Predicted 3D model of a 93-nucleotide RNA (c-di-GMP-I riboswitch aptamer) from Tepidanaerobacter sp. GT38. Its Rfam family is "c-di-GMP-I riboswitch aptamer". Rfam describes the family as follows. GEMM was predicted in a large-scale screen for bacterial structured RNA regulatory elements. Of the family's consensus pairs, 95% are formed in the model.

RNA sequence: ACGUAUUCUUGGCAAACUCCUCGAAAGGGGCGGACGCAAAGCUAUGGGCCUAAAGUUUUUAUAUUAAAAAACUAUGGUUGCCAGGCUGCACAU
Numbered sequence: 001a002c003g004u005a006u007u008c009u010u011g012g013c014a015a016a017c018u019c020c021u022c023g024a025a026a027g028g029g030g031c032g033g034a035c036g037c038a039a040a041g042c043u044a045u046g047g048g049c050c051u052a053a054a055g056u057u058u059u060u061a062u063a064u065u066a067a068a069a070a071a072c073u074a075u076g077g078u079u080g081c082c083a084g085g086c087u088g089c090a091c092a093u
Stems, first nucleotide, its partner, number of pairs: 005093002012037002017032001019030004035080001041086003045083003048078003055072006
C1' cells in the first nucleotide's frame, strides 16, 4: 500500500406518520418523530420503477366548436430499488 473477515469508540443520517409549504402529479423542502442504515454522504452515469402537465392518437359522434374518457410518451421524479463514479470515519485482530 492492496484485499478479505470480525470487532470497537466519538459521533452521523433519518423510514412511516403529523403539521406547514412547493408541484398537474409522481415527488421535493422545513419543524417534529425514529423504522432502520458502516456510506441511508454526493452524483440521475447505466438499468429498473413511479407520474403524465404539455403533445399525439382514438372514442363518446353524424357535422362544427367545446367538454368527457382511454391509450402512448419524460423533457418530470426516485440515490432509503440495484449498480457505476467520487469522497469520508475507526485502526483492535